Predicted 3D model of a 115-nucleotide RNA (SAM riboswitch aptamer (S box leader)).
It was read from a public genome assembly, where an Rfam model found it.
The coordinates come from a structure-prediction model, not an experiment, and the mean pLDDT is 86.
[in-house]
RNA sequence: CACUCAUCGAGACCGGCUGAGGGACAGGCCCUUUGAAGCCGGGGCAACCUGCGGAGCUAUUCCGCAACGGUGCCAACUCCUGCGGAGGCGCUACGGCGUCGACGAGAGAUGGGCG
Numbered sequence: 001c002a003c004u005c006a007u008c009g010a011g012a013c014c015g016g017c018u019g020a021g022g023g024a025c026a027g028g029c030c031c032u033u034u035g036a037a038g039c040c041g042g043g044g045c046a047a048c049c050u051g052c053g054g055a056g057c058u059a060u061u062c063c064g065c066a067a068c069g070g071u072g073c074c075a076a077c078u079c080c081u082g083c084g085g086a087g088g089c090g091c092u093a094c095g096g097c098g099u100c101g102a103c104g105a106g107a108g109a110u111g112g113g114c115g
Stems, first nucleotide, its partner, number of pairs: 001115001003113006013042005021031003025082004043074003048070002050066006078107001083104002087100005
C1' cells in the first nucleotide's frame, strides 16, 4: 500500500516546551492567544488482538473477568451533510416545489486476517 472481516450515539485530561492553526476531503457548523497542531512527561478510558474461566458443541459462536503485553483512543454521534431513500409534513396554477427523514450505500477511522 492492495484485498478482506468486525466495530464506530458509551468511555476517558493535566503539566512542560513552543506559538497559529485544527476538526481526513468539500460545504456547513464549531474549537482555538482563557493557547491550535506538534513534541516530551505523567494520568486516564477501552477488551480489537491477547490471557484466564464458563456456556455452547464445531456455528470458530456467546458470556464473564483481567489494562502485565501488542495496538488504539481521551470536544462535539465518524461534529453534521455529501449518493440513494421507505415514509411524514407544508404549499400548489395539480405540472410539481419545499422541508423533515428511519434505513441502506459510499467515504473515513481503529483493530484483526492475508498478500